[in-house]
The RNA shown here (transfer RNA) has 74 nucleotides and comes from a Candidatus Pacearchaeota archaeon. The organism belongs to Candidatus Pacearchaeota, within Archaea. The RNAcentral record of the sequence draws on ENA. The coordinates come from a structure-prediction model, not an experiment, and the mean pLDDT is 82. Its Rfam family is "tRNA". Rfam classes the family as a transfer RNA.

C1' cells in the first nucleotide's frame, strides 16, 4: 500500500430505515430485609449510537471520506 470486519451506557453486547421513537445483562446510586455482609427485592442515574458530509418525509440503520482497533494479502 491494497482487501474484509469492528466501533452502540463503566463493561460484554443486542438492535439494523418509523411504531420497544435507544435497549439487556453485569456493573454503580438510594431504598427494602439481615445482628452485619452477601445473596433476594423496589426504584433511579448513567449513551451527541467514533467524528464529519450526504440520500431520504425521517437515519444507529444506506452511501462517502476521515479517525481507532483486529484479521489477511503484498
Nucleotide at each position: 500500500g491494497g482487501c474484509u470486519c469492528a466501533g452502540u451506557a463503566g463493561u460484554u453486547c443486542a438492535g439494523u430505515g418509523g411504531u420497544u421513537u435507544a435497549g439487556a445483562a453485569c456493573g454503580c446510586a438510594u431504598c427494602u430485609c439481615u445482628c452485619a455482609u452477601g445473596a433476594g427485592g423496589a426504584u433511579g442515574a448513567g449513551g451527541u449510537c467514533g467524528g464529519g458530509g450526504g440520500u431520504u418525509c425521517a437515519a444507529u440503520u444506506c452511501c462517502c471520506c476521515c479517525c481507532u482497533g483486529a484479521g489477511c494479502c503484498a